[in-house]
RNA sequence: GGGUGAGGUAGAGGCGCGAACGAUCAUGAGUACCGCUGCCGAGAGUCGGGAACUCCACGACGCAACGGAAAAGGGAUCUUCGCCGAAGCGGACAUUCACCCGGGAGUGUCUGGCUGGGCCUGCAUCGAACAGGUGCAGGACUGUCACAGGAAGCGUCCCUGGCUUUCUGUGGAGAACUAUCUCGCUG
Numbered sequence: 001g002g003g004u005g006a007g008g009u010a011g012a013g014g015c016g017c018g019a020a021c022g023a024u025c026a027u028g029a030g031u032a033c034c035g036c037u038g039c040c041g042a043g044a045g046u047c048g049g050g051a052a053c054u055c056c057a058c059g060a061c062g063c064a065a066c067g068g069a070a071a072a073g074g075g076a077u078c079u080u081c082g083c084c085g086a087a088g089c090g091g092a093c094a095u096u097c098a099c100c101c102g103g104g105a106g107u108g109u110c111u112g113g114c115u116g117g118g119c120c121u122g123c124a125u126c127g128a129a130c131a132g133g134u135g136c137a138g139g140a141c142u143g144u145c146a147c148a149g150g151a152a153g154c155g156u157c158c159c160u161g162g163c164u165u166u167c168u169g170u171g172g173a174g175a176a177c178u179a180u181c182u183c184g185c186u187g
Stems, first nucleotide, its partner, number of pairs: 002186010014084001016083005022078004033068003037064003043055003047102004087115003090111008116142002119139008144172011
């Protein structure tokens, strides 16, 4: 001094990611629900089934008119915070939503199983939703590294090689990439 292995630190991708019982706004919704009147007439109470319990001919459930009238999750903007496997999904376990089963939704722990990132489109699913999330597939864009080729410049007058910047194409994945430090090994 080069290479390589392990560990640490700091960075970059950009409509970048996530959180807050934060604030405001819209949606939810003139919906659920409540009151009253009329009709109907036997069941009704969770997404489905079962058990238990409760309500109901003093009229439940349902329908219509009138009057009153929400909330949560999710969304947008702002602010603050944590960050760049940020995070999301899948799986296992535990737990909540009324007892059991199924389904759905939420929370926590573990798991390098998948995804570099955002956007658009289609299908499916959750959802009140045409919002948004997620999965699958496709499309261009973008960052990074590798390989191949081209251009300009530098070392010098030329050649060759090398280095820097940039362009094109192909491919890979975040256990990555760039910079740097420590330790070990090594021509």